[in-house]
This is a predicted structure of a 73-nucleotide RNA (transfer RNA) from a Candidatus Kerfeldbacteria bacterium. Taxonomically the source falls in Candidatus Kerfeldiibacteriota (Bacteria, Bacteria candidate phyla). The coordinates come from a structure-prediction model, not an experiment, and the mean pLDDT is 82. Its Rfam family is "tRNA". The family's RNA type in Rfam is transfer RNA.

RNA sequence: GGGCUCAUAGUGUAGCGGUUAACACGUCUCCCUGUCACGGAGAAGAUCGGGGGUUCGAAUCCCCCUGGGCCCG
Numbered sequence: 001g002g003g004c005u006c007a008u009a010g011u012g013u014a015g016c017g018g019u020u021a022a023c024a025c026g027u028c029u030c031c032c033u034g035u036c037a038c039g040g041a042g043a044a045g046a047u048c049g050g051g052g053g054u055u056c057g058a059a060u061c062c063c064c065c066u067g068g069g070c071c072c073g
Base pairs, nucleotide, nucleotide: 001072002071003070004069005068006067007066010025011024012023013022018056027043028042029041030040031039049065050064051063052062053061
C1' cells in the first nucleotide's frame, strides 16, 4: 500500500429497510429474611464509532474518515 471483517446501555450479545432498539449479567428501589445470599416485583441506562448520501422511512443499503482484528504484498 491492497483486501476482508468488526464498532449497538457499565459488560457480553440480538436486531438482515417500517411500533417504543430487545435479552442476559451488572446497578438502583421495593418485597422476602433475624442479617447476607438466593428468590420475586419494578426502575434507570444506548438518538446504534464520526460525517455525508440513497429512500416516504436507515442500527440495517452506499461513500469517506477514525479505531480494533485477520490475510496478501